This is a predicted complex of two RNAs, RNase P RNA and transfer RNA, with 464 nucleotides together.

[in-house]
RNA sequence: GCGAUGCAUCAGGCUGCCGCGCCGCGCCUUCGGGAGCGGUGAGGAAAGUCCGGGCUCCGCAGGGCAUGAUGCCGGGUAACACCCGGGCGGGAGCAUCGCUCCCGACAGCAAGCGCAACAGAAAGCAAACCGCCACGCCUGCAUGGUUGCAGGCCGGUAAGGGUGAAAAGGUAGGGUAAGAGCCUACCGCGGAACCGGCAACGGUUUCGGCGCGGCAAGCCUCAUCAGGAGCAAAGUCAAACAGCGGCGGAACGGCCCGUUUAUGCCGCGGGUAGACUGCGUUGAUCUGUUCCGUAAGGAGGGGGCCAGAUAGAUGGCAGCGUCGUUGAUUGCCGUAACCGGUACAUGAGACGACAUAUACAGAACCCGGCUUAUGGUUCAUCGCCUUU
RNA sequence: GCCAACUUAGCUCAUCCGGUAGAGCAGCUCCCUCGUAAAGAGCAGGUGAUCCGUUCAAGUCGGAUAGUUGGCUUCA
Repeated sequence: GCGAUGCAUCAGGCUGCCGCGCCGCGCCUUCGGGAGCGGUGAGGAAAGUCCGGGCUCCGCAGGGCAUGAUGCCGGGUAACACCCGGGCGGGAGCAUCGCUCCCGACAGCAAGCGCAACAGAAAGCAAACCGCCACGCCUGCAUGGUUGCAGGCCGGUAAGGGUGAAAAGGUAGGGUAAGAGCCUACCGCGGAACCGGCAACGGUUUCGGCGCGGCAAGCCUCAUCAGGAGCAAAGUCAAACAGCGGCGGAACGGCCCGUUUAUGCCGCGGGUAGACUGCGUUGAUCUGUUCCGUAAGGAGGGGGCCAGAUAGAUGGCAGCGUCGUUGAUUGCCGUAACCGGUACAUGAGACGACAUAUACAGAACCCGGCUUAUGGUUCAUCGCCUUU
Repeated sequence: GCCAACUUAGCUCAUCCGGUAGAGCAGCUCCCUCGUAAAGAGCAGGUGAUCCGUUCAAGUCGGAUAGUUGGCUUCA
């Protein structure tokens, strides 16, 4: 110098002019609104909608089944697939007692079912292709005979070769015809007891020659959790057009009742268009403090109120470089003063860095997480290269 | 804003519980014909949207990302 990982932090500041949304104040109004002043106005992810809750409506005696989710242990939380701490396993470094950092969908194949293509002799309580080997039998050769050699049959054998992702514990020794947990020691695996720990788990002793290989992000088992839909939830007000009723008018009729109606007025009406609530002054809220806790976090008391649009505001132009560390001076507090303190003020000068104004991106009911996108800065660790 | 489904050859779609991906149409070659079409015979064409994981093995199982499509006012 470059790169990676982890943690923290910023996402531009000030001034002027113009513009937009919302709120408050008073003014004007043709009640539609208008202009003025003041205040306030995006994010760390507002995103993906992947989890978890609040809230609203519907459903619901209680229990079970099904379905889905979670899955080492303990804790935190409103809840979680999140967070914290611990255990176990894996990786890297230092280095070899161990320590540090990072990662892990990390329950159970010794309940049952299922799967394993191709290759291979054999693939699941397995198997004899090559190889190795004793007794027996047969054949051939050699030999005077005993016997030896070669081949075959029937057998033994999982040490070696070969196939495969995987060949049924590993290493060493004994043993054997050759071999084999057949036997022994150590390691691995499993059971039991004791000790430590809330637990996961760890340690010691002892037993079992091992019957027990892999896959549960296959079915499944065990434990725990989950009713469904989602603010386009849901609620309030309510035009117009249908429809209904009452009182009139007109027509039919000699009249009344009655019937009808391109009709008038009044009322009802469902809840559409539209408007409002939900909706942002009180919240799992923000900030700093004390206590408890290893931590995540919890409890108490202090202070603050911080976007709210509805086709969707939060912008544009110009000027000044900005940030970090150190810190003179000034200010403030205490003191009679010297002087001391200063997190909440100012910031000359010095040193360093760099985006020259920019990356990803734009709230829409609200929160807690995760994931993804993305420009810098500080610190820590590691790797590579260069120079001394 | 909320909720679902899907992505495999040029196009439209298969491939049930993981074992090496096919069909129809389209394309190319041959045959047939005087020639074309149809028929017949054959051939080619696939990062299974992308990435990570589980597994001996992934189009298939799990997760993330990207894209496409559909639905959602109202008593009806």
It holds a member of the Rfam family "Bacterial RNase P class A". The family's RNA type in Rfam is ribozyme.